The prediction has a mean pLDDT of 84. This is a predicted structure of a 526-nucleotide part of an RNA (small-subunit ribosomal RNA, 5' domain) from an uncultured prokaryote.
Context: one part of a larger RNA
RNA sequence: GAUUGAACGCUGGCGGCAGGCCUAACACAUGCAAGUCGAACGGUAACAGCAGGGCUUGCUCUGGCUGACGAGUGGCGGACGGGUGAGUAACGCGUGGUAAUUUGCCUGGUAGUGGGGGAUAGCCCAGAGAAAUUUGGAUUAAUACCGCAUAUCUCUACGGAGUAAAAAGGGGGGAUCUUCGGACCUCACGCUAUUAGAUGUGCCGGCGUAAGAUUAGCUAGUUGGUGAGGUAAUGGCUCACCAAGGCGACGAGAUCUAUAGCUGGUCUGAGGAUGAUCAGCCACACUGGAACUGAGACACGGUCCAGACUCCUACGGGAGGCAGCAGUGGGGAAUAUUGCACAAUGGGCGCAAGCCUGAUGCAGCCAUACCGCGUGUGUGAAGAAGGCUCUAGGGUCGUAAAGCACUUUAAGCAGGGAGGAAGGCCUAAUGGUUAAUAACCCUUAGGAGUGACGUUACCAGCAGAAUAAGCACCGGCUAACUCCGUGCCAGCAGCCGCGGUAAUACGGAGGGUGCAAGCGUUAAUC
Numbered sequence: 001g002a003u004u005g006a007a008c009g010c011u012g013g014c015g016g017c018a019g020g021c022c023u024a025a026c027a028c029a030u031g032c033a034a035g036u037c038g039a040a041c042g043g044u045a046a047c048a049g050c051a052g053g054g055c056u057u058g059c060u061c062u063g064g065c066u067g068a069c070g071a072g073u074g075g076c077g078g079a080c081g082g083g084u085g086a087g088u089a090a091c092g093c094g095u096g097g098u099a100a101u102u103u104g105c106c107u108g109g110u111a112g113u114g115g116g117g118g119a120u121a122g123c124c125c126a127g128a129g130a131a132a133u134u135u136g137g138a139u140u141a142a143u144a145c146c147g148c149a150u151a152u153c154u155c156u157a158c159g160g161a162g163u164a165a166a167a168a169g170g171g172g173g174g175a176u177c178u179u180c181g182g183a184c185c186u187c188a189c190g191c192u193a194u195u196a197g198a199u200g201u202g203c204c205g206g207c208g209u210a211a212g213a214u215u216a217g218c219u220a221g222u223u224g225g226u227g228a229g230g231u232a233a234u235g236g237c238u239c240a241c242c243a244a245g246g247c248g249a250c251g252a253g254a255u256c257u258a259u260a261g262c263u264g265g266u267c268u269g270a271g272g273a274u275g276a277u278c279a280g281c282c283a284c285a286c287u288g289g290a291a292c293u294g295a296g297a298c299a300c301g302g303u304c305c306a307g308a309c310u311c312c313u314a315c316g317g318g319a320g321g322c323a324g325c326a327g328u329g330g331g332g333a334a335u336a337u338u339g340c341a342c343a344a345u346g347g348g349c350g351c352a353a354g355c356c357u358g359a360u361g362c363a364g365c366c367a368u369a370c371c372g373c374g375u376g377u378g379u380g381a382a383g384a385a386g387g388c389u390c391u392a393g394g395g396u397c398g399u400a401a402a403g404c405a406c407u408u409u410a411a412g413c414a415g416g417g418a419g420g421a422a423g424g425c426c427u428a429a430u431g432g433u434u435a436a437u438a439a440c441c442c443u444u445a446g447g448a449g450u451g452a453c454g455u456u457a458c459c460a461g462c463a464g465a466a467u468a469a470g471c472a473c474c475g476g477c478u479a480a481c482u483c484c485g486u487g488c489c490a491g492c493a494g495c496c497g498c499g500g501u502a503a504u505a506c507g508g509a510g511g512g513u514g515c516a517a518g519c520g521u522u523a524a525u526c
Stems, first nucleotide, its partner, number of pairs: 001526004006522005013373004018368001019366002021331001026329003030326003035076003040073002043069002047067003050063006083284003092209004097204001102200001106197008114148001116146002124137005153162003170187004176183002211257002217247003222244008261281004265274003286307005309320004337363001339362003345359001346357004376406004386397004410467001412462002415459002420453001425447005431441002470515005475496003481510005491498002
């Protein structure tokens, strides 16, 4: 000199843009952060409508009939998104490769979607318990579950044998049949098997990846083989048997110890330091362990066991996990609101409308950093008053002020006013599909309407210099000097060093210098 996730002291007008617990991976009150689908299902607890009944005329009863929908069965999603960096010196990460794997949803292709069955939640009845919860009986549905058929697949002496799939629901409809539900036709969406892709995942090896030798020996599933088991898959991954190997130094450093998430990047004259924000990967979710479900987890807001801690209890027993967003206590030099909205982008579910979304978009707080703007402009010598100084003449603050003439950025007041809005919905038309002018799909046109931010950005208007400057320094390094006070005292200090009666070095004042909504100090890096 440059830089910072900074802190502290003094001071503080506005805007833009970014950032904001680096410490205790300490403990957490409260609210929210993952739901959705009635076009899978039996249904009707609540709300609204409709129909019917009663009557006291505004109440009540009945009916799942319609919109919807509590609880429940079922499907998909809760493995993403969000947080943190404790652990990890490792195929964890980075980089360029490889073969022994799997992949829900998505895209393209091929072939199917036949015929049956028994249950069980819920509801109802009867109990147990303070509660959490739970027991028994009766009854019921499905895209829940289970057989059969036919494919597929596996083995094969090619004769065959074995294993063994599926699911419907919805929109519309001219004939025909009809128990008026539908059959049947059609449309889009599903389901099953298989194949190819895309995306994601698992696994393997080469190279690179910080310190200590005041750590020199380490290793028994250890190293290798055969066989078996296990896995989606290779493999001591596991097991039985056999062999006795495997790694390691005087730097190519085994093992041990201590430290640490890694990288793209970021900072810096170079060497170097660092890993906040943003992006990629990894690991973790009170501590330790384990599996279940599933395409995917050994699962932050799932389950089980053990432990510590906190809470409830009728003492028998139960409940919990902010390293999600806010917020609280604590620690600390130190780090924000218990805000608004799903309008946009993205995600989950759904045919869709839509619902959910502390992701996200915004707003609030903080000069924390960077950038921009302002705090007036011109004129004005009687060089006013006043301050300081003086050789008492003067000098200086100083055109500075006042005065005069102007301007109005920003702030203030009151008006106008984009863009972020695309979709989606309704109507109509062409085309596709179809038996069809219905329904559905594509395209086009028209219509009503969708904004948290928001009193938005921006534009024009109004009034008036009005509302807006500090901080550090002035002995040398280093730009900037005098007076007073003090008298080796009080004090200053980055280094040299100042102060003991004329201190440009301490304290105050006037003046000056440098930066400026900041300035200075401290800490840290180059």
The full RNA is in RNAcentral, with records from ENA.